[in-house]
């Protein structure tokens, strides 16, 4: 310099909506700051990854196991993409 994700869930508040608050699970990271107030939308930060590439995306509204629940774990799979 470039790429990338931010899920699931208990309780409380509330007319209601993951709208707000306090927690729990996994993880490197589960939204720290500013802007915006249409959307985690934009920029920055943190973290992970950058071809010696399993970071991440697709297949996938997939399959098996497990869990309160969830890509939670394994398979799919060195399959196709990928800075």
């Nucleotide at each position: 310099a470039g790429g990338g994700g931010a899920g699931c869930u208990g309780g409380g508040c509330g007319g209601a909506g993951g709208g707000c608050c306090c927690g729990g699970c996994u993880g490197a990271g589960a939204g720290g700051a500013c802007g915006g107030c249409g959307a985690g939308c934009g920029u920055c930060g943190a973290c992970c990854c950058u071809u010696u590439g399993a970071a991440c995306c697709u297949g996938a509204u997939c399959c098996a196991g497990g869990u309160a629940a969830u890509g939670c774990u394994g398979g799919c799979g060195g399959a196709g993409g990928g800075a």

A computed fold for an 83-nucleotide RNA, annotated as TPP riboswitch aptamer (THI element).
The coordinates come from a structure-prediction model, not an experiment, and the mean pLDDT is 81.
Rfam family: TPP riboswitch aptamer (THI element). Rfam links the family to the GO term thiamine pyrophosphate binding.
The RNAcentral record of the sequence draws on Ribocentre.